[in-house]
Molecule: FMN riboswitch aptamer (RFN element)
Organism: Kineococcus vitellinus
RNA sequence: ACGCGUGCUCCGGGGUCGGUGGGAUUCCGAACCGGCGGUGACAGUCCGCGAGCCUCCACUGCGGUGGGCGGCUGAUCCGGUGGAACUCCGGGACCGACGGUGACAGUCCGGAUGGGAGGCAGCGCGCGA
Numbered sequence: 001a002c003g004c005g006u007g008c009u010c011c012g013g014g015g016u017c018g019g020u021g022g023g024a025u026u027c028c029g030a031a032c033c034g035g036c037g038g039u040g041a042c043a044g045u046c047c048g049c050g051a052g053c054c055u056c057c058a059c060u061g062c063g064g065u066g067g068g069c070g071g072c073u074g075a076u077c078c079g080g081u082g083g084a085a086c087u088c089c090g091g092g093a094c095c096g097a098c099g100g101u102g103a104c105a106g107u108c109c110g111g112a113u114g115g116g117a118g119g120c121a122g123c124g125c126g127c128g129a
Stems, first nucleotide, its partner, number of pairs: 002128008010119002016030004031107002033096002035049004044094002052072003055068005076092005098110003
């Protein structure tokens, strides 16, 4: 160096110009963005996971906290190449929690200095060889 186990840490992008208006980064026109694992080959749209909401259980100082192998949860087509691609190339579409707001929000503000999948990301410890 390597393998297994384990502790801690780390890890999400994007609103700019113009229009209307009393008022909009929320509407209209044009922009911009895409977590993690899987896959015959590289995926926002395939199969799953996470986040969010609901629900159940436990605890509670009644504010919440922890857990479930409980439920709900968005969106893609056509052509080309190829042994193989809803993943690449060309073209055209589409989607994006909850609360807030002077006006309807994927992009602003907030819960969040939170949670969290997963990681041949970092550091440490133990064991093996």